[in-house]
RNA sequence: GAGCAGGCCGGGUGACCGCGGGCGCUUUGCGAAAGGGCGCCUGAGGAAAGUCCGGGCUCCGCAGGGCAGGGCGCUGGGUAACACCCAGUAGGGGCGACCCUCAGGAAAGUGCCACAGAAAUGUCAGACCGCUGCUCCCGCCAGGGGGCAGCAAGGGUGCAACGGUGGGGUAAGAGCCCACCAGCAGCGCGGUGACGCGCUGGCUAGGUAAACCCCGCCCGGAGCAAGACCAUGAAGGAGGGUUGGCCGCUCCUCCGCGGGAGCGGCCGCUGGCGGCCCGCCAGAUCCCCUCGGGUAAGGUCGCUUGAGGUGCGCGGAGACGCGCAUCCUAGAGAGAUGGUCACCGCCGCCCGCAAGGGCGGUACAGAACCCGGCUUACAGGCCUGCUC
RNA sequence: GCCGGGGUCGCCUUCUGGUCGAGGGCCCCUGUCCUACAAACAGGUGCAGUAGAGUUCGAUCCUCUACCCCGGUACCA
Repeated sequence: GAGCAGGCCGGGUGACCGCGGGCGCUUUGCGAAAGGGCGCCUGAGGAAAGUCCGGGCUCCGCAGGGCAGGGCGCUGGGUAACACCCAGUAGGGGCGACCCUCAGGAAAGUGCCACAGAAAUGUCAGACCGCUGCUCCCGCCAGGGGGCAGCAAGGGUGCAACGGUGGGGUAAGAGCCCACCAGCAGCGCGGUGACGCGCUGGCUAGGUAAACCCCGCCCGGAGCAAGACCAUGAAGGAGGGUUGGCCGCUCCUCCGCGGGAGCGGCCGCUGGCGGCCCGCCAGAUCCCCUCGGGUAAGGUCGCUUGAGGUGCGCGGAGACGCGCAUCCUAGAGAGAUGGUCACCGCCGCCCGCAAGGGCGGUACAGAACCCGGCUUACAGGCCUGCUC
Repeated sequence: GCCGGGGUCGCCUUCUGGUCGAGGGCCCCUGUCCUACAAACAGGUGCAGUAGAGUUCGAUCCUCUACCCCGGUACCA
């Protein structure tokens, strides 16, 4: 000098005015609530964002079984959980520090592989140019053409042509044979495992699963406008749907027939139940659908103490876990967290020899039930380790 | 805030993993006709896959990320 990895900050101080929340005093008032005034304390982020994942919490019905559907996908671990994190394996990239990978299965099956090419997947496919043997014809020769048979070595096409390189072999060739390499299967050793190493064997199996599918694991639905309580007002309205059938027992009427009531069982109907089936629950001043109406999008709670932050110690390679101490840090509801001035800090430009002075700028963005992640945006700056 | 859906010429829309330009209608332009305009006819071109990565031989289509747009969603009885 050029980079790589990790971590952190992301303006400070003061004055005045204003806003949200809490507490105290005071005033109106018999008192409370509520309103007004004054004082004190407190008031955005690393991403509060996008809403892409995962949970807590709340309700639905107890959160059931199966199918369908969705998600995840190397291995081991961490965690409340995850698509996140840590450590490793394999493949790829970089001289290197290091980085990237939705990375299960293509010898279970199906589909697709355009154009080009002779041929694009079928338990061994494919003769377009070509190579070789035999034979026939033409030709003085060189050579050319036809037929039969062999050949996947060379050319050509393509993302991809049924292992690659070299040697032997052959009429020419070919895993036909041999050596090495890649890949496959079996065995042994190491490892928790992904996998690695070695030996042996036969001689080769295309790609695509972010195509269907197979395998393994996970998932009930809705979401704080969840939900609970209080209160106002209105037409506590209108129409439609829904209790039907059979059997048994008991009681009543009248002993029986018949009738009525209650209970139980079975079948059916409707609703709960988010797609279907089973199973379960309910059958009513209830419930469901449609229309219409009303209210103040009203008040209180949920609401911020939590898988919480910081420090120390211990365990672990690490993510992380455990223990002790300590701290409390926004809670609005059309939604506060703002504005002005002064000084300082940082950056840029200009003037000046210099000290210094002048002007301009100071990012991305803003809580809304709460957490853990991911992703994206970001002026400027700091620290640590490492590589060339 | 929460939930859901969708981005293709100026507008509306079809399409599908493929050959070379993505098709159609309205629109635009030129010509014929007409005194002129409109209509009609003939012809033409213009204008498109929101952006960036990935899978694949190949992406408008499949996957992810970002951006933009649209819709629904209070309570009572």
The prediction has a mean pLDDT of 76. Predicted 3D model of RNase P RNA and transfer RNA as a complex of 465 nucleotides. It holds a member of the Rfam family "Bacterial RNase P class A". From the family's description: Ribonuclease P (RNase P) is a ubiquitous endoribonuclease, found in archaea, bacteria and eukarya as well as chloroplasts and mitochondria. It is annotated as a ribozyme.